Annotation: Predicted 3D model of RNase P RNA and transfer RNA as a complex of 451 nucleotides. Rfam match: Bacterial RNase P class A. Rfam classes the family as a ribozyme. About the family: Ribonuclease P (RNase P) is a ubiquitous endoribonuclease, found in archaea, bacteria and eukarya as well as chloroplasts and mitochondria. The coordinates come from a structure-prediction model, not an experiment, and the mean pLDDT is 80.
RNA sequence: GCGGAGGGAGAAGGGGUCGCGGACCGGCCGACUCGUCGGCCCGGUUCGAGGAAAGUCCGGGCUCCGCAGGGCACGGUGCCGGGUAACGCCCGGGCGUCGCGAGACGACGGAAAGUGUCACAGAGAACAGACCGCCGAUGGCGGCUCCGGCCGCACAGGCAAGGGUGAAACGGUGGGGUAAGAGCCCACCGCGCGCGCCGGCGACGGCGGCGGCACGACAAACCCCACCGGAAGCAAGGCCGAGCAGGAGCGAGCGGCGGCCCGCCGCGUUCGAGUUCCGGGUAGGCUGCUAGAGGCGCCGGGUAACCGGUGUCCCAGAGAGAUGACCCCGCGGGCCGAGAGGCCCGUCACAGGACCCGGCUUAUCUCCCUCCGCGGAU
RNA sequence: GGCAGGGUAGCUCAGUCGGCAGAGCGGGGGACUCAUAAGCCCUAGGUCGCGGGUUCGAAUCCCGCCCCUGCCA
Numbered sequence: 001g002c003g004g005a006g007g008g009a010g011a012a013g014g015g016g017u018c019g020c021g022g023a024c025c026g027g028c029c030g031a032c033u034c035g036u037c038g039g040c041c042c043g044g045u046u047c048g049a050g051g052a053a054a055g056u057c058c059g060g061g062c063u064c065c066g067c068a069g070g071g072c073a074c075g076g077u078g079c080c081g082g083g084u085a086a087c088g089c090c091c092g093g094g095c096g097u098c099g100c101g102a103g104a105c106g107a108c109g110g111a112a113a114g115u116g117u118c119a120c121a122g123a124g125a126a127c128a129g130a131c132c133g134c135c136g137a138u139g140g141c142g143g144c145u146c147c148g149g150c151c152g153c154a155c156a157g158g159c160a161a162g163g164g165u166g167a168a169a170c171g172g173u174g175g176g177g178u179a180a181g182a183g184c185c186c187a188c189c190g191c192g193c194g195c196g197c198c199g200g201c202g203a204c205g206g207c208g209g210c211g212g213c214a215c216g217a218c219a220a221a222c223c224c225c226a227c228c229g230g231a232a233g234c235a236a237g238g239c240c241g242a243g244c245a246g247g248a249g250c251g252a253g254c255g256g257c258g259g260c261c262c263g264c265c266g267c268g269u270u271c272g273a274g275u276u277c278c279g280g281g282u283a284g285g286c287u288g289c290u291a292g293a294g295g296c297g298c299c300g301g302g303u304a305a306c307c308g309g310u311g312u313c314c315c316a317g318a319g320a321g322a323u324g325a326c327c328c329c330g331c332g333g334g335c336c337g338a339g340a341g342g343c344c345c346g347u348c349a350c351a352g353g354a355c356c357c358g359g360c361u362u363a364u365c366u367c368c369c370u371c372c373g374c375g376g377a378u
Numbered sequence: 379g380g381c382a383g384g385g386u387a388g389c390u391c392a393g394u395c396g397g398c399a400g401a402g403c404g405g406g407g408g409a410c411u412c413a414u415a416a417g418c419c420c421u422a423g424g425u426c427g428c429g430g431g432u433u434c435g436a437a438u439c440c441c442g443c444c445c446c447u448g449c450c451a
Base pairs, nucleotide, nucleotide: 001374002373003372004371005370006369007368008367009366010365013329014328015327016326017325018324020048021047022046023045024044025043026042027041028039029038030037031036032035050350054361055360057359058358059357060356061355062233063232065230074229075228076227077226078225079093080092081091082090083089094108095106096105097104098103109224110223114222115221116218117217118216131163132162133159134158135157138156139155140153141152142151143150144149171189172188173187174186175185176184190213191211192210193209195208196207197206198205199204237287238286239285240284246278247277248276249275250274253267254266255265256264257263294313295312296311297310298309299308300307301306330347331346332345333344334343335342336341379450380449381448382447383446384445385444388403389402390401391400397434405421406420407419408418427443428442429441430440431439
């Protein structure tokens, strides 16, 4: 220098003007049960999105409903140990696969309980099989013969080394052996063991022994084993509650024509106007609602995830839903200039809370650190 | 905000235990007819929403995204 691997940090600095939302304080106005409530109003103080607020994919808190206990069914998870409120998350370790490597990835229990599948091709696809091929020792047929046997054919038969098919063909290499061959035998490698010893909490590893190999793949097919899971979701749930309708009591009057009387009109007096009370509860209002498995700093424990202690801070909480625009300084980049300086551009990407929290996944900008490989120079 | 269902040919839909993707309508051509329609024969047309994974093999099984539809005050 080029290429690559892993990890971390921050999403923009200071000030001002206008605008928007919440809370509090004050003013003004209104209501009445007279110290509270309300108000397209005014002023002040203070606060005002994220690392993913997103997808709603997991897990929990919270709330309501259900529930004696146990089992079945259904769904999920699945190497081991730890972390945690919990998890399908995180950390550490083991094994396997990939990579020269830094490292990455793994639904990674059981196929030695049972069932099922393995299309096409191929001779044969699960304790299989012989198309080409090799052999033809033994038997058969034919020929020759010095009668010992020899040669040929490839009919019976033997073989599974080589070819070929396939994703997959019942260990590999070398030697011996044989008619030809073959774990048939041997050496090494591989494999298996529900065998022993040692190390480790454990997954597992090491050493030894045994077995000629008998044990194909698929459980993100049914299934078996172990563990976990009741169900729904803040539009959960709780409180208050107009109007209309309903029930019960009283009930002959009630209302309007600005006050009173007369009068007139309307609704009523079996069908009940009006009035008092009651239950459920619609519109609507209040609550749940934000101080929390909370943030930051320091100390301690732990390889780490994380945990404990201590100090400090309060950080949106709405109404169908508020965050924007501009200016100055600063910062970054470019151009001009000898310089002082001037001019221009940018201050961004992904994206925005709605009960809260822990994760995962997806989207996305910039910077930094460590490590690996190759090449060059010294 | 919360929760369900779906995406296969131009349209409407099939396709269960994985093994060459189908049907109806529509399109094109032929034959029939004086001509047309119907009926008959032949035929084209597919990233199975997208990307990964499991498997020898995926529309189908698993995971992650995208889009559409519906329900709850």